[in-house]
Context: one part of a larger RNA
RNA sequence: GGCGCAUGGUGAAUGCCUUGGCACUAGGAGUCGAUGAAGGACGUGACUAACUGCGAUAUGCUUCGGGUAGCUGUAAGUAAGCAAUGACCCGGGGAUUUCCGAAUGGGGAAACCCAAUGACUGUUAUUAGUUAUUAUCACUGGUUGAAUACAUAGGCCAGUUGAAGAUAGACGCGGGGAACUGAAACAUCUAAGUACCCGCAGGAGUAGAAAGAAAUUUCGAUUCCCUCAGUAGCGGCGAGCGAACGGGGAUCAGCCCAAACCAAGAAGCUUGCUUCUUGGGGUUGUAGGACUGGACAUCUGAGUUACCAAGAAAGAAUGUAGUUGAAUGACCUGGGAAGGUCAGCCAGAGUGGGUGAUAGCCCCGUAAGCGAAACAUUCUUUCCUCAGUCCAGGAUCCUGAGUACGGCGGAACACGUGAAAUUCCGUCGGAAUCCGGGAGGACCAUCUCCCAAGGCUAAAUACUACCUAGUGACCGAUAGUGAACCAGUACCGUGAGGGAAAGGUGAAAAGCACCCCGGGAGGGGAGUGAAAUAGUUCCUGAAACCAUGUGCCU
Numbered sequence: 001g002g003c004g005c006a007u008g009g010u011g012a013a014u015g016c017c018u019u020g021g022c023a024c025u026a027g028g029a030g031u032c033g034a035u036g037a038a039g040g041a042c043g044u045g046a047c048u049a050a051c052u053g054c055g056a057u058a059u060g061c062u063u064c065g066g067g068u069a070g071c072u073g074u075a076a077g078u079a080a081g082c083a084a085u086g087a088c089c090c091g092g093g094g095a096u097u098u099c100c101g102a103a104u105g106g107g108g109a110a111a112c113c114c115a116a117u118g119a120c121u122g123u124u125a126u127u128a129g130u131u132a133u134u135a136u137c138a139c140u141g142g143u144u145g146a147a148u149a150c151a152u153a154g155g156c157c158a159g160u161u162g163a164a165g166a167u168a169g170a171c172g173c174g175g176g177g178a179a180c181u182g183a184a185a186c187a188u189c190u191a192a193g194u195a196c197c198c199g200c201a202g203g204a205g206u207a208g209a210a211a212g213a214a215a216u217u218u219c220g221a222u223u224c225c226c227u228c229a230g231u232a233g234c235g236g237c238g239a240g241c242g243a244a245c246g247g248g249g250a251u252c253a254g255c256c257c258a259a260a261c262c263a264a265g266a267a268g269c270u271u272g273c274u275u276c277u278u279g280g281g282g283u284u285g286u287a288g289g290a291c292u293g294g295a296c297a298u299c300u301g302a303g304u305u306a307c308c309a310a311g312a313a314a315g316a317a318u319g320u321a322g323u324u325g326a327a328u329g330a331c332c333u334g335g336g337a338a339g340g341u342c343a344g345c346c347a348g349a350g351u352g353g354g355u356g357a358u359a360g361c362c363c364c365g366u367a368a369g370c371g372a373a374a375c376a377u378u379c380u381u382u383c384c385u386c387a388g389u390c391c392a393g394g395a396u397c398c399u400g401a402g403u404a405c406g407g408c409g410g411a412a413c414a415c416g417u418g419a420a421a422u423u424c425c426g427u428c429g430g431a432a433u434c435c436g437g438g439a440g441g442a443c444c445a446u447c448u449c450c451c452a453a454g455g456c457u458a459a460a461u462a463c464u465a466c467c468u469a470g471u472g473a474c475c476g477a478u479a480g481u482g483a484a485c486c487a488g489u490a491c492c493g494u495g496a497g498g499g500a501a502a503g504g505u506g507a508a509a510a511g512c513a514c515c516c517c518g519g520g521a522g523g524g525g526a527g528u529g530a531a532a533u534a535g536u537u538c539c540u541g542a543a544a545c546c547a548u549g550u551g552c553c554u
Base pairs, nucleotide, nucleotide: 001553002552003551004550005549006548007547008546009545015539016504017503020475021474022472023471024470025469026468027467028466029464030463031166032165039100040099041098042055043054044053046078047077050074051073061094062093063092064091065090066089070082071081072080105114106113107112115134116133117132118131119130120129121128136163137162138161139159140158141157142156143155144154171202172200173199174198175197176196182189186236212219213218223250224249225248226247227246233241234240254456255455256454257400261280262279263278264277265276266275267274268273269272285434287399288398289397290396291393292392293391294390295389296388300387301386302385303384311383312382313381314380315379316378317377318376319375320374322370323369324368328343329342330341331340332339344361345360346350352364353363354362405429406428407427408426409425410424411423412422415441436451437450438449439448440447491498492497511538514525515524516523517522
């Protein structure tokens, strides 16, 4: 020096564990904000750096309930206190809530600077201090008032009117709107009306009570699901795109204006008309309504979601604290019994967790019951409130106009201009008025269906930041969230932004009194403990790597 063996060091794999995640299920909730939010800064404790809580009333104040013996958070310490006159703790309501932040008196390099006006305090009088108000826009009301006479614009004032900003990287609607890609290239096409940007919301949103769909005999608002069907079609008829009718389900709900006409009021002038406001009336296709004539009247119906306008009281249920809650002992092993053996018991409870190893009967619980002063939600009842109905007539009036529709240019419809209906936009034209009008995939006729040019509308549907309960042939610390741990932290970057590593003593700190070596670190004894090769990055403790001892070879 090499090869072995043994014992150590280093190192952290592996095994076991789980405080944390992930994906779902059921129910709830789906908003907060000028009464100042979300998010922060700075403070606040006897001692206090951080986290948590809170806000100069500051680890808290008050009240009403629950609850029971201890309490002053993480956090172990000391001090000083509180508590059966009920503390601490849990829940409902209330008060306080600095400064920044939409930030809103003005400014500003966020958490700072500087004011004005009124009231009050204070002073001999100032200086000073406290407190309230003072942004903008919109709307409503008032007042004032130019060019310019009336007026209008504008100015000013007031309002117990509203907005603004945040969010959940989700879901919805609308306005804009790509490219990579595919077509085996590429231009129409596709990707895709996707990504992305903007606006507006709501707990859902959109849509919605036929100028519909059909083609029989009809059906009867919308939305969503299954199917029809990868069909009919569209398509450099390429790549691809791709319905509807019908059938079966979920859920079901219908209404209000404009107009004609009537009444009241006002304005205008040409003085008998027009316009406006309010109230009544009225709302449809087998046409309806106004209008005219006639009949019956008080039963009945509905009601806080549209229709449909305002409520009150009582009760119940649920939620936000809680509470009752069965049944086991001995021996053995062991540090420890829940293990083993023997003998029992409960069960509307043998889900689960803890306890010194594996517990139905030790503890917390679980099944099944019970419970609210206060607040919230929902429901029921009563009071209350609201609502006239029908028939006949067919003379007159009304029934949504720069609309429907057409030309041209585009877009949406499964449909790429096509024979292209239907819907929407731009532009130029531009009807009819119930003897009316639209549609049935060019267009025309017959026939059938429907009534546009105003509006509202729950449920079935989509989603989950959040709350409660639960589940997993999901992960188990290089996994699972980036984050099991003081993580969006440390750190990097001018910035937008990027972004970690890091879990485990033991049942219990019993965390090694005391002695020895040493300056200390550290170690040796002693002691604790079942174990200290469990001694604080401490369970297990592989390998690489480094040593010590020893065997063999050289």

This is a predicted structure of a 554-nucleotide part of an RNA (large-subunit ribosomal RNA, domain I) from Ligilactobacillus pabuli. Its Rfam family is "Bacterial large subunit ribosomal RNA". Taxonomically the source falls in Ligilactobacillus (Bacteria, Bacillota, Bacilli, Lactobacillales). The RNAcentral record of the full RNA draws on ENA.